[in-house]
RNA sequence: GGCUGAUAAAGGCAAACUGCUCGCGAGGGCAGGGCGCAAAGCCGCAGACCUCACGAAGGCCGCUGGGCUGCCAGU
Repeated sequence: GGCUGAUAAAGGCAAACUGCUCGCGAGGGCAGGGCGCAAAGCCGCAGACCUCACGAAGGCCGCUGGGCUGCCAGU
């Protein structure tokens, strides 16, 4: 450096739902929670999907693809 993620360890993230809060909305933030996740880390870049006040507008990366980065173990 490449490949793999069966077992284990150190740790990490956090769906539904609930409370507070921001937003017209899709949704976002914080806390609780824990269904799951080996990139469920970051980027809305492409497609899909979703929203509205339909625009040179937004949302979603825990849908798929792509880009960048990274832990542990095995090989």